[in-house]
Context: one part of a larger RNA
Parts: sequence; C1' cells; structure tokens
RNA sequence: GAUUAAACGCUAGCGGCAUGCCUUACACAUGCAAGUCGAACGGCAGCGGGCUCUUCGGAGCGCCGGCGAGUGGCAAACGGGUGAGUAAUACAUCGGAACAUGCCCAUUAGUGGGGGAUAGCUCGGCGAAAGCCGAAUUAAUACCGCAUACGACCUUCGGGUGAAAGGGGGGGAUCUUUGGACCUCUCGCUAUUGGAGUGGCCGAUGGCUGAUUAGUUUGUUGGUGGGGUAACGGCCUACCAAGACUGCGAUCAGUAGCUGGUCUGAGAGGACGAUCAGCCACACUGGGACUGCGACACGGCCCAGACUCCUACGGGAGGCAGCAGUGGGGAAUCUUGGACAAUGGGCGAAAGCCUGAUCCAGCAAUGCCGCGUGUGCGAUGAAGGCUUUCGGGUUGUAAAGCACUUUUAUCAGGGAAGAAAUGGUUUGGGAUAAUACCUCAAAUAGCUGACGGUACCUGAAGAAUAAGCACCGGCUAACUACGUGCCAGUAGCCGCGGUAAUACGUAGGGUGCAAGCGUUAAUC
Repeated sequence: GAUUAAACGCUAGCGGCAUGCCUUACACAUGCAAGUCGAACGGCAGCGGGCUCUUCGGAGCGCCGGCGAGUGGCAAACGGGUGAGUAAUACAUCGGAACAUGCCCAUUAGUGGGGGAUAGCUCGGCGAAAGCCGAAUUAAUACCGCAUACGACCUUCGGGUGAAAGGGGGGGAUCUUUGGACCUCUCGCUAUUGGAGUGGCCGAUGGCUGAUUAGUUUGUUGGUGGGGUAACGGCCUACCAAGACUGCGAUCAGUAGCUGGUCUGAGAGGACGAUCAGCCACACUGGGACUGCGACACGGCCCAGACUCCUACGGGAGGCAGCAGUGGGGAAUCUUGGACAAUGGGCGAAAGCCUGAUCCAGCAAUGCCGCGUGUGCGAUGAAGGCUUUCGGGUUGUAAAGCACUUUUAUCAGGGAAGAAAUGGUUUGGGAUAAUACCUCAAAUAGCUGACGGUACCUGAAGAAUAAGCACCGGCUAACUACGUGCCAGUAGCCGCGGUAAUACGUAGGGUGCAAGCGUUAAUC
C1' cells in the first nucleotide's frame, strides 16, 4: 500500500447492488418447512345443492358438486442446512471393465382366464394417555395362482424358469340379462432391445506437518473350493502356501472437509477455502436393518445411551447443523414478515393443490458503487476569536448583503416492465367408421403481480432537510499561544515531559480523508 463474513470508538443525509453466528456439531418454547391423485378403490364424517318425509325442531336418500378418515399409486433419496468426522472408502484431473437404473425418448410383442384376503364402516372390549385387541363384513391399478413367451434368464443343448391391470372420453350399425358386449381415442400395465441421464466399482497422478513416530500387518499377501453382491474383489468363509507394505517415509501422532476459486504480488510465489457453483461427509450420541430404481434415509422404523417433557406411576412423547425465533457462549452477526405473481420442484389427464426452494419486503454504513449537504457576485478586508514586535497579521470571499438554482429530503399528480401461459371461442391438420371425443398448430376477445401505486416522469414551495473524524517532532502533508513541570500524560519506531514542550492537555490556525474517519485483529 492492498485486503477482510470483521469488531470497537466518535460521527452520520439519500439511493442501488451485495453480505450478515467465523465462538457451543451447545440446549431449544411456538408457528411453518412434503405432499398430491376421486380419471386406481370401497365409501361418505363435515360443507353446499337436489329429492322425499315432516310433529316445521328436523329426519332420510351418495342422487350431484365435492371430500374428512381409510386402502392403493407416485413423491418423500430432490430441494434446504452444517463442516463434527475424514490425510483417503474424500477431492481434482486422466483412464478402465465385471454392473444397476423409477420417471423421460425410441423399438418389438402382449395386456387371456381365475382366486382368497384386508383396512375403512359396524358391534364389543382394554387404557389416564399414546394407542391396542377381538368379532362380523367389503373393494381395487392392493395380493396370489393358471395360461401364453421369437427375443429375456439358466442349461448336461435334451430341456427348464419367469409377466401383466385396469381407468377415463365418445359412438353409427349389430347383439344384449339394459349392466354392457363391440368400435375407437387416450392415460396406464407387462416383457424385450437401444438411447439419454444418474449411480455403484477399479486404477494412475497431484496437493499438510512431525523421525524427539522405524519398523508395520494375521483376513494380513496370494491360491483353490464354497457363499454373497446389481457387479469385480479376502467382500465373507474352509483349507493350502508365507507372504504384503516400508527411508521415493510404512505405521503412529497432530492438524484439516476437497475443488472451481478468493486476497495479495510485476511475476514466481505466499495466505485463505464466508457468500456463489461442483463433489464428499453428517443429521441428539452409538449401532442396525426394512421399504424402494435409488437410503442403511435431517422433518421414516428398531435397539442401546445421555438429556428434556407428560403421567392416573402401569406407561408414553421428543430431536431447528430447514425458515423465523429463544436462552447460552462470545469482541461479534438480522424479522417468530409477504407471496406462490415469476423461475424451478412434487403429485395430477387437467383445472389445480403443496413448496420458509425461490422471489420479495424488513433490520445493520458490514462492504462496494453513485449522489447530495448549494451556485455566482461580494473588501469597509465588518464584528467576534486567535495572535502580535501593538504598527499589524490571521480566520477570510469566509460571513453579512445582492442575484440565482432545486438534485436529495417533503408534499401533490401521473405511472410502467417483470405476463407468457393455462382455460374459453373460431379455423385448419392428425387419428378415427365418424362431422363425437381426443390431440397439434394458428388466430382471437379477455383473466392472472407478493413486491407496490414500486421504478420512472411531472409539478409545488423554499437555501430550505444534510459534516464529521484523525492527524500537525522525524519517518509523514500540516505551527503558534496558554496550562502542566520526569507530574499528569504520550508512544508504530526513534523517542517526548525535570519552568520558555511545534511530541502531554486546551484553544486558534493548518493538513489529510470524507458519510465516513480512526483504532485493534488478520493475510500478502
């Protein structure tokens, strides 16, 4: 000099854009942060409508809109947080072969025929609660067989094994038990192949410290058989052999998430790894598996532990390193805000619902950037202050005064972009037996904004609403007076102060930065 996720002191007008628990991975009150689908299913608690009955209070009927609880599907493995652990099962870069893959895209072939349950509801019972038990009954895209199988898998090449589910819209003939069959469109389902993307595995290279850590290892190193996995492999196991690593630092110990990058520097390098992005690890502590394409799962389950809470003492409930917020710790770090309008995600055919992701607003000079605090004229060089050699000098064109301007702040008026869609109507194409339905494209009139009456524009009045901080011995730009008298104090280094202190304190003046200025800490 530059820099910072900074803090402290004094001071403080506005705006934009960023950033904001670095310490206790300490404990957490309260609210919210993951749901959705009735076009999978039986139903129907509540709400609205309809119908019937009515003693006018109401009752009944799932008939319709819809839908609590429940079965079922998908999602919940994403998104969000934190950096405790980890020195290599991580990360970065490069390469490899023995694998899996929901949703998505494309391909081929199917989607035939049966069965038994169970939740809910009802009834009964236990419990303070959390919740649980029994009986009867019922549905499905829930569950289980049978059939079928070019290709899939296994194989002794003879053969063997393995699937599925239906839902919704529309309809001219024909049939009909009046439910439909049938046709067609669409969404699904099963099996296969390929792709995309994702994940798992293996190897090489690279980047910390310590030898006051020199030897380490027994599933250890390799083989065979077996098991296990989606898959290779001591991954596991039985037996056999005795290997494997290491001075190019094994093992041990300490420290640490890694990277893109950030800061600095002419560079080489050094230091760092907040925000943003990629990867990893973790989710009260330790262990375990279940479900699933994917987890050994932050807001799932089981066990153990510590802690907290409820209890009728028998027994139960919980996990903010999600967003806010509280206590504690600390020099120190924000609102228990608004909205799903946009972007994105989940579910859904869609409308839509959910979304503390996100977008916004709030707080903080924490940083960066921009603007303002007025402009011109104005000498009698006014008054006052300070100083003086008492003549004057200086503050100082500074003020007053005159003339103007109105950014910002205030008030008033106007007022965007962020919105394109979905849905409606019309036309055309596709598909079809079809002018239904569905779908694609175009046209078209409208609807949808949290921020927010915000940005921006115009007008009104009036210099009106707005300057401090540090320093002035040298380094280092800037000097005098008074007070003090090795005292009080100062100080980054040299040092200053013991009666004329440009170095302490105050004042006047000056210098430097400026809505900031200094100090402290830290890096180059």
Molecule: small-subunit ribosomal RNA, 5' domain
Organism: uncultured marine bacterium